Predicted 3D model of a 358-nucleotide RNA (Bacterial RNase P class A) from a Pseudomonadota bacterium. Rfam family: Bacterial RNase P class A. Rfam classes the family as a ribozyme. The coordinates come from a structure-prediction model, not an experiment, and the mean pLDDT is 76.
[in-house]
RNA sequence: CGGAGAGGAAGAGGCGAUCGCCGGUGUCCAGCGCAAGCGAAGACACGGGAGGAAAGUCCGAGCUUCACAGGGCAAGGUGCUGGUUAACGGCCAGUCGAGGUAACUCGCAGGACAGUGCAACAGAAAGCAAACCGCCGGCGAAAGUCGGUAAGGGUGAAAGGGUGCGGUAAGAGCGCACCGCCUCUUCGGUGACGAGGAGGGCAAGGAAAACCCCACCUGAAGCAAGACCAGACAGGAGUGGCGCUGCCCGCGCGAUGACUCCGGGUUGGUCGCUCGAGCCCGCCGGCAACGUCGGGCCUAGAUGAAUGAUCGCCGCUUUAAACGGUGACAGAACUCGGCUUAUCGACCUCUCCGUCGG
Numbered sequence: 001c002g003g004a005g006a007g008g009a010a011g012a013g014g015c016g017a018u019c020g021c022c023g024g025u026g027u028c029c030a031g032c033g034c035a036a037g038c039g040a041a042g043a044c045a046c047g048g049g050a051g052g053a054a055a056g057u058c059c060g061a062g063c064u065u066c067a068c069a070g071g072g073c074a075a076g077g078u079g080c081u082g083g084u085u086a087a088c089g090g091c092c093a094g095u096c097g098a099g100g101u102a103a104c105u106c107g108c109a110g111g112a113c114a115g116u117g118c119a120a121c122a123g124a125a126a127g128c129a130a131a132c133c134g135c136c137g138g139c140g141a142a143a144g145u146c147g148g149u150a151a152g153g154g155u156g157a158a159a160g161g162g163u164g165c166g167g168u169a170a171g172a173g174c175g176c177a178c179c180g181c182c183u184c185u186u187c188g189g190u191g192a193c194g195a196g197g198a199g200g201g202c203a204a205g206g207a208a209a210a211c212c213c214c215a216c217c218u219g220a221a222g223c224a225a226g227a228c229c230a231g232a233c234a235g236g237a238g239u240g241g242c243g244c245u246g247c248c249c250g251c252g253c254g255a256u257g258a259c260u261c262c263g264g265g266u267u268g269g270u271c272g273c274u275c276g277a278g279c280c281c282g283c284c285g286g287c288a289a290c291g292u293c294g295g296g297c298c299u300a301g302a303u304g305a306a307u308g309a310u311c312g313c314c315g316c317u318u319u320a321a322a323c324g325g326u327g328a329c330a331g332a333a334c335u336c337g338g339c340u341u342a343u344c345g346a347c348c349u350c351u352c353c354g355u356c357g358g
Stems, first nucleotide, its partner, number of pairs: 001354008011344001013314007021049002024046005031038002051329001055340002058338005063222004070249004075218005080094005095109001096107004110213002115211002118206001132153002134149006161179006180202001181200008226271004235262005241253003278297005284291002315326003
C1' cells in the first nucleotide's frame, strides 16, 4: 500500500427570539372554616416534556386477580459442558463438528444394544444382506447350466470399514501395516472432552425436524390486570352447582348466595402510574458475562392521548459560489431484562493474508 476479519464509543445538528400544545410547582384569588388552614375557575411566574430502536410482541420476569391446601395424569417447552442472572430459548467462557490460507465465522450439537415403526422410485439385493453384468472353476461341440466370488461395473439419499502389500482358481479382514471403529485402561481437565497404552478383525449402518426414552423447566389470564368513589337502571327466565379456567382425586364455598342467558342502566373520576432487579462514575474480585462496596443523579406519565411552527446566527454539507440542502428508520401508553427487524452520515481500535522498501 492492497484485500479481508473482529470490536468499540458517540450523534441523530447547536444557540437565541416569537407564537403555540400537554403535565407539574409556586403566587394572587371566589369561596369554606372559630382558627390553623384548605382552595374552584382564571391570570402570572418558574421548571419539565420520545427512541436507539419508543417497533415486532418472539422469549424471560416484576406486579395484579383467580382460595396465601395439596397430589397425580395429560399437554407443552428446553437439550454439548461450565458459569452468569430475579429469570430466560439471553449473555460469557470453553468442547466438538463444519467452512476459510489465516484473522475468524457458523451449528434445532442428549440417546439408534429400552421398545415400536420407517426407507418412495431405481436396483439382482435395503438390515443379523444380496449374484444383474463381470471374474474364476466343473460339465458341455455350442447355446447354456451347476457352483465359487462383494475386487470391478451398474442402481440408489444410503450397498455392511478405507488405502496398500501379501494371498488365491478368482476373490474376500483371509493374513499383515497404517488410518478409522469397538472394548478395557493410564494421565490431564470441575466438565464437555483431549493425549496416550493394551486388546479385538469389524460385530453394533441411517433416521429421534418418526413415535419414544432420559434430564431439567412450566397453573391460568393479563394494567381493558385490579382496588376504590360518585351516579344511573327494571326486571325476567333457566341450572343445581361453583372454584387454579385440560382431566381425575382431594379440599373449600354455596340459598338475602352462585352460575348461564335475555332485558335495562352507565361509558364520569381517583388510584394502580413511574424511585426502579433504575441510571452515571470509581475502587476491588473475576479471562469474561457479572458481582460486592463507595459516591453522585431523578430522567414524560398523558387517556378525544401533548412533545409543534416561524425567523435569525453558527456548524455540517453540495457547489465555481450559493439566496440550495440539514437527510434515514421511526415515535411513548404498567414497568423492566433480552432477542429480532428497520435505518443516515461519519469516527476510532485491534487482528490476519499478500506485496514492496528499510
It was read from a public genome assembly, where an Rfam model found it.